Notes:
Predicted 3D model of a 95-nucleotide RNA (THF (Tetrahydrofolate) riboswitch aptamer) from a mouse gut metagenome. Rfam family: THF (Tetrahydrofolate) riboswitch aptamer. From the family's description: Tetrahydrofolate (THF) riboswitch was first reported for Ames et al. as an RNA motif in 5' untranslated (5'-UTR)regions of folate transport and biosynthesis genes in Firmicutes genomes. The coordinates come from a structure-prediction model, not an experiment, and the mean pLDDT is 76. Of the family's consensus pairs, 82% are formed in the model.
RNA sequence: GCAGAGUAGGAAUUUGCGCGUUAAGUGUCAUGCAGACGGGGAGUUGCUGUAUGAACGAAAAGUUUUCUUGCGGUGCAGGUUCCGCAUCCCGCUGC
Numbered sequence: 001g002c003a004g005a006g007u008a009g010g011a012a013u014u015u016g017c018g019c020g021u022u023a024a025g026u027g028u029c030a031u032g033c034a035g036a037c038g039g040g041g042a043g044u045u046g047c048u049g050u051a052u053g054a055a056c057g058a059a060a061a062g063u064u065u066u067c068u069u070g071c072g073g074u075g076c077a078g079g080u081u082c083c084g085c086a087u088c089c090c091g092c093u094g095c
Stems, first nucleotide, its partner, number of pairs: 001095004009083010019072003028054008039090004060069003
């Protein structure tokens, strides 16, 4: 000098157990706070979580009456596939 490896995390899909269907949750926007971001260091206008506020907003049906089948950009955990350090410096492996 050239090539490469590796994480957190993200997306899709799927399984199990729940929650809601008396509308919470999810999603959107604003502001505040916090956290994480390859092995080490730095780290944002990006990411995630959280609090408050705002706008929007839904699929029920059957039935033996407490269950069944659905529905929700629903929660948690697991499986599979794909993507993958924003960026900077150093390091690691091969040549």